RNA sequence: GGUUCCAUAGUGUAGUAGUUAUCCGUCUGCUUUACACGCAGAAGGUCCUGGGUUCAAUCCCCAGUGGAACCA
Numbered sequence: 001g002g003u004u005c006c007a008u009a010g011u012g013u014a015g016u017a018g019u020u021a022u023c024c025g026u027c028u029g030c031u032u033u034a035c036a037c038g039c040a041g042a043a044g045g046u047c048c049u050g051g052g053u054u055c056a057a058u059c060c061c062c063a064g065u066g067g068a069a070c071c072a
Stems, first nucleotide, its partner, number of pairs: 001071007010024001012022002018055001026042005048064005
């Protein structure tokens, strides 16, 4: 220098047009003499940034930023 891939809740992943799911974690309640385990519930997301297409974008297109792999 070239090609390809990735970026989603505090963490790890799913979701490939109709508005985001789940595990772990956090908080509250129940249970216990107490802790842990267990059960129930809740909070937490501008889906990396900007622009475009569309009635509608996490998803499609372009650029940027960061990261990874391969080739040279």
The RNA shown here (transfer RNA) has 72 nucleotides and comes from Dissostichus mawsoni. Rfam family: tRNA. Gene Ontology term of the family: triplet codon-amino acid adaptor activity. The sequence is in RNAcentral, with records from Rfam. NCBI's taxonomy places the organism under Eukaryota, Acanthomorphata, Eupercaria, Notothenioidei, Dissostichus.